[in-house]
Predicted 3D model of a 72-nucleotide RNA (transfer RNA) from Camelus ferus. The prediction has a mean pLDDT of 80. The organism belongs to Camelus, within Eukaryota. It matches the Rfam family "tRNA".
């Protein structure tokens, strides 16, 4: 320098249409002498940034940024 991929909760990941969800973590309650496990609840989101397409974009397209991978 050229190609490909990824970016959504603390973390690992789903998701073009009702209020963006799940596992795990955190936290509260139940349970226990206590802890762990289990059960029930709760908090936690600038969906990487800027434009475009669409009735509607977290999702599709373009550019940028960061990271991963591959070729030289």
């Nucleotide at each position: 320098g050229a190609g490909g991929g990824u970016a959504u909760a603390g973390u690992u990941c789903a998701g073009g249409g009702u209020u963006a969800g799940a596992g795990u973590g955190c936290u509260u309650g139940c349970u226990u002498c206590g802890c762990a496990a289990g059960c029930a609840g709760g908090a936690g989101g600038u969906c990487c940034u800027g434009g475009g397409u669409u009735c509607a974009a977290u999702c599709c397209c373009c550019a940028g940024u960061a990271c991963c991978u591959c070729c030289a």